Predicted 3D model of RNase P RNA and transfer RNA as a complex of 448 nucleotides. Rfam match: Bacterial RNase P class A. By type it is a ribozyme. Its mean pLDDT, the model's own confidence on a scale to 100, is 78.

C1' cells in the first nucleotide's frame, strides 16, 4: 500500500413554528376548557424461538406417556445462552464451522449392481485336491473347466467388509511381516473432555439416531384477555347430559393414582345482557464509572444516575443552519442538484435469531514495497 | 396481546406421520363424430410442491430460519 478476519460503537445535530398524549401547578368552571413547567420508542421495540420473574390452580407429589438438551469444565435468578479448554473437519494465516451412543435391538438403504449386511462368484484368475479322458520310460506328464478354491484385478453404486508394500500360493487371502490405521491394556499428565508413552491383539464392528431408540440430564398446567376490586345491564329464559353420599361435576393439564372442593348442583347447546374504570404496571436478576478477584464469560465493593406507560392506542409534521455520503461543475477556494435504511413500545427481564441505507473505532492475519 | 392451523400445475384436494424422483378432479389445448354449437371419446400441456439454509447417497416428506394467509380466546347471568 492492497486483501482478508474478529469485536466493539454510533445510526443524524441544534434552534424556531404548529400540533399529539401523560404528569404536576394555576386560573375559571362543572359539559369540559385554557396558560405555565415538565417526561415521551429500538439496537433489533419485530419473530414469539428459547429461559426466568410474577400471578392462579395442592407452594406442584406418584407412576407410564410425551416433548427437550447433548464433548468437558466453568459463568448466571435460569437457559437450547455465553466463556475458556478439548476432538475433528475447512482456510496459506488470522479464524471459522461441527460434536453423546450405530460394538443392545428394530427398521431404512429407491434405480443399477453378481451381491447392499448371518455377505456374495457375474466376468476374469485358478484348478494344488477330488473326479473324468488321453499318452507312458509306470516315477509321472498332457487335456478338459465338472466338483471345487479365490475378493488381488473389472463391472454397479452415495457406499461393496481396513491401506501399501513384500514375502507366500495351485491362484489367492492379516495367510505372514513392516509402517499407517483400528480395537483393548497399562503408566504419566489433567477438576475434566482429553493428551503424550509403552505393551497386546491380526481386525472382529458399512451408513442412517434432524428413523424407531438406548443412555445422562431437564420440563407439573394456563398466561396480564394470569389475577385483585368496584360499577352497569337482562328473560335472571329455553333444550339436553350426568348427578344428589353407590360422590356427578370442578382445580386438572395425554391417561391412571392420589389430594382439595363439592350434603347439590354442575356442564355443553340456543337465547340474552355489558363490551366501563382502578390496580397488576414501570426502580429493576438495571445503567454508567472507578477499584479489586478471575484467562475469560463474570463476580464483589464504593460513588452516581434513571419521570413512554397508551386502548379510536400519543411519541409527529414543517422551515432554517450544520454535519456525513453520491453526483456534476471548478479558476481547487468551493458552487450546484439529490440521498439518508430497518422498523416502531402494550406486564417485565436475561438471550437467540431475523432485517438495516451510510459511518466510526481496536486489536489480528497473509501479500508486496521502503527503511 | 396470547395460542393454534395451512401454504402442492389456473382451481380444488391426495401424497408429508413411515424419504426413493409427485397422483385426481375441475380447467386449458389439439384431434374424431355434428351442418354448426353443446355433449361425447381420444391424445396432450402444464407443478422441482411459499421462501432460504441445513441433515442424508436422496427432501413435497426431518430439522432450522423466514415470508404470507386463516381460525380461536372478554366478562355477567
Nucleotide at each position: 500500500a492492497g486483501g482478508g478476519g474478529u469485536g466493539a460503537a454510533c445510526g443524524c445535530a441544534u434552534g424556531g413554528u404548529c400540533g399529539c398524549u401523560c404528569c404536576g401547578g394555576c386560573c375559571g368552571u362543572c359539559g369540559g376548557g385554557g396558560c405555565c413547567g415538565g417526561g415521551g420508542a429500538g439496537g433489533a421495540a419485530a419473530g414469539u424461538c428459547c429461559g426466568a420473574a410474577c400471578a392462579c390452580c395442592a407452594c406442584a407429589g406418584g407412576g407410564c406417556g410425551c416433548g427437550g438438551u447433548g464433548g468437558u469444565u466453568c459463568g448466571u435468578a435460569a437457559c437450547g445462552c455465553g466463556a475458556a479448554c478439548u476432538u475433528c473437519g475447512g482456510g496459506u494465516a488470522a479464524c471459522c464451522g461441527a460434536g453423546g451412543g450405530a460394538a443392545a435391538g428394530u427398521g431404512c438403504c429407491a434405480c443399477a449392481g453378481a451381491a447392499a449386511a448371518c455377505a456374495c462368484a457375474c466376468c476374469g484368475c485358478c484348478g494344488a485336491u477330488g473326479g473324468g479322458g488321453c499318452g507312458u520310460u509306470c516315477g509321472c506328464g498332457c487335456c478338459c473347466a465338472c466338483a471345487g478354491g479365490u475378493a488381488a484385478g473389472g463391472u454397479u453404486g452415495a457406499a461393496a467388509u481396513g491401506g501399501c508394500g513384500a514375502g507366500g500360493u495351485a491362484a489367492g487371502a492379516g495367510c505372514u511381516c513392516a509402517c499407517c490405521g483400528c480395537c483393548c491394556c497399562c503408566a504419566u499428565g489433567g477438576c475434566g473432555a482429553c493428551a503424550u508413552g509403552g505393551g497386546g491383539g491380526g481386525c472382529a464392528g458399512g451408513g442412517u439416531a434432524a428413523a424407531c431408540c438406548c443412555c445422562a440430564c431437564c420440563g407439573g398446567g394456563u398466561g396480564c384477555a394470569a389475577g385483585a376490586c368496584c360499577a352497569a345491564a337482562u328473560a335472571g329464559g329455553g333444550a339436553g347430559a350426568c348427578g344428589u353420599u353407590u360422590g356427578a361435576g370442578g382445580g386438572c393439564u395425554g391417561c391412571c393414582c392420589g389430594c382439595c372442593u363439592g350434603a347439590a348442583g354442575u356442564c355443553u347447546c340456543c337465547g340474552g345482557g355489558u363490551a366501563g374504570g382502578u390496580u397488576g404496571c414501570a426502580g429493576g436478576a438495571g445503567g454508567c464509572a472507578c477499584c479489586g478477584g478471575g484467562u475469560g464469560a463474570u463476580c464483589g465493593g464504593u460513588g452516581u444516575c434513571c419521570a413512554a406507560g397508551u386502548u379510536a392506542a400519543a411519541u409527529g409534521a414543517u422551515c432554517a443552519u450544520g454535519g456525513u455520503c453520491c453526483g456534476c461543475c471548478u479558476u481547487c477556494g468551493g458552487g450546484c442538484g439529490g440521498a439518508a435504511a430497518c422498523a416502531g413500545a402494550a406486564u417485565u427481564c436475561g438471550g437467540c435469531u431475523u432485517a438495516u441505507a451510510g459511518u466510526u473505532c481496536a486489536c489480528c492475519c497473509c501479500u508486496c514495497u521502503u527503511u | 396481546c396470547g395460542g393454534a392451523a395451512c401454504g402442492u400445475g389456473g382451481c380444488c384436494u391426495a401424497g408429508c406421520c413411515u424419504g426413493g424422483u409427485a397422483a385426481g378432479g375441475c380447467g386449458c389445448u389439439u384431434g374424431a363424430c355434428u351442418g354448426g354449437g353443446g355433449g361425447u371419446c381420444a391424445a396432450g400441456a402444464g407443478a422441482u410442491c411459499g421462501g432460504a439454509g441445513g441433515u442424508u447417497c436422496a427432501a413435497a416428506u426431518c430439522c432450522u430460519c423466514u415470508c404470507g394467509u386463516u381460525c380461536c380466546g372478554a366478562c355477567c347471568a